[in-house]
RNA sequence: CUCUUAUCGCGAGUGGCGGAGGGACAGGCCCGUUGAUGCCACGGCAACCGGACCGUAAAGGGUCGUCAGGUGCCAAAUCCUGCUCCGGAAAGAAACGACGAUCCGGGGAAAGAUGAGAG
Numbered sequence: 001c002u003c004u005u006a007u008c009g010c011g012a013g014u015g016g017c018g019g020a021g022g023g024a025c026a027g028g029c030c031c032g033u034u035g036a037u038g039c040c041a042c043g044g045c046a047a048c049c050g051g052a053c054c055g056u057a058a059a060g061g062g063u064c065g066u067c068a069g070g071u072g073c074c075a076a077a078u079c080c081u082g083c084u085c086c087g088g089a090a091a092g093a094a095a096c097g098a099c100g101a102u103c104c105g106g107g108g109a110a111a112g113a114u115g116a117g118a119g
Base pairs, nucleotide, nucleotide: 001119002118003117004116005115006114007113008112013042014041015040016039017038021031022030023029025082026081027080028079043074044073045072048070049069051067052066053065054062078111083108084107085106086105087104088103089102092099
C1' cells in the first nucleotide's frame, strides 16, 4: 500500500514545549494569539486482540467479570452534508396528468477512521 471482516449518536484531560493555522477531501459550520493542530509527560475512557484468573460437569455466558499487556481513543454523531432510493412540504411552470429549484424526515451505499486477519 491492497484485500477481507467487525465497529463508528456512548465514554474519557491536566501540565509542559511550541507559535499558526486546524477539524482527511469539497461545501457548510466550527476550533484557534484568552495559544488551537502537533509533540512530550502523567492521568483517564473503552473493551477490538490475545494471556492469566473467576464461573460452568462442559459450553454458552458473567449489563463482553477481574488483572496486567498489545493497539485505539479522550471538541462538536465519523461535527453536518456529499451518491442513490422512499415519504412529506413547496417557489415556479403547467389545459389535465406529469414536472419541480429548495426545505424536512428516513433507508441503503460511497468515502474516512480504528481493531483483527491475509497478501
Notes:
A computed fold for a 119-nucleotide RNA from a candidate division FCPU426 bacterium, annotated as SAM riboswitch aptamer (S box leader). Model confidence (mean pLDDT): 81 of 100. The model forms 94% of the base pairs in the Rfam consensus.